Molecule: transfer RNA
Organism: Corynebacterium striatum
This record gives sequence, structure tokens and C1' cells, in this order.
RNA sequence: GCCUCUUUAGCUCAAUGGAUAGAGCACCGGUUUCCUAAACCGGGGGUUGCAAGUUCGAUUCUUGCAAGGGGCG
Repeated sequence: GCCUCUUUAGCUCAAUGGAUAGAGCACCGGUUUCCUAAACCGGGGGUUGCAAGUUCGAUUCUUGCAAGGGGCG
């Protein structure tokens, strides 16, 4: 340099172009317990990497850029 894959909550991951972007773990509060843990109930947390394009509508499709993984030279 070329090809390819990935980027969404603190972490690991979902979400067919459609209406309020969800789950588990973690975190916070509560119930329970002598206390802790476990269990159960509830809660907070998101510019979907950045910019543009297509579309009535984009996490999803297209382009560029950035970061990371793999392959080739």
C1' cells in the first nucleotide's frame, strides 16, 4: 500500500429500513438476614466511533475519515 471484518450503556452482546434502541453482568436503592453473601423487587446510565449521502423514516443501506482485528504484498 491492497483486501476483509468489527465499532451500540462501565463490560459482554441483541435489535427485518418503522413508532420510546433492549438484555445479561456491573452500579444505586429497597425487601429479607444478627451481619455479609445469595435470592427477590425497583432505579439510574446511550450524540448507536465521527462526518456526509439516499429515504417519508437509518443502529440497519451508500461514501469518506478514525480506531482495532485478520489476510496479502